[in-house]
The RNA shown here (FMN riboswitch aptamer (RFN element)) has 115 nucleotides and comes from uncultured Eubacterium sp. The prediction has a mean pLDDT of 85. The source organism's lineage runs through Bacteria, Bacillati, Bacillota, Eubacteriaceae and Eubacterium.
């Protein structure tokens, strides 16, 4: 380092108003992947999505969401302890991070095995 093969995203329960809501509203609930002096959904950076271009195909440029306060520490925007905040596009008897769908899809990357 080559090639194969396997892994590779979670989460609406209770009420409440309605002709309808897992979508409104009060409560809950969820968190790819690498990195980091020491563990992150809010830091860096990448995946996804979404545009735009180009091909048989692999590409290739764009977009790319969110925390503060205190505490221990030598060292944490990662831990503890309060608060707060973010969440693609289609669809839906009514507005969606949690239904349904594109997706038995794609993918950041792990892991083995062989050479």
């Nucleotide at each position: 380092u080559a090639u194969u093969u396997u892994c590779g995203g979670g989460g609406c329960g209770a009420g409440g108003u309605g002709u309808a809501a897992u979508u409104c509203c009060u409560c809950a609930c969820c968190g790819g992947c690498a990195g980091u002096c020491a563990g992150a959904g809010u830091c860096u950076g990448c995946g996804a999505c979404c545009c735009g271009c180009a091909u048989a195909a692999u590409g290739c440029g764009g977009c790319u969401g969110a925390u503060u306060g205190g505490g221990u520490g030598a060292a944490a925007u990662u831990c503890c302890c309060a608060u707060a905040c973010c969440g693609a596009c289609g669809g839906u008897u009514a507005a969606a991070g949690u239904c349904c769908g594109g997706a038995u899809g794609a993918g950041a990357g792990a892991a083995a095995a062989u050479g």
Its Rfam family is "FMN riboswitch aptamer (RFN element)". Rfam describes the family as follows. The RFN element is a highly conserved domain that is found frequently in the 5'-untranslated regions of prokaryotic mRNAs that encode for flavin mononucleotide (FMN) biosynthesis and transport proteins. The RNAcentral record of the sequence draws on MGnify.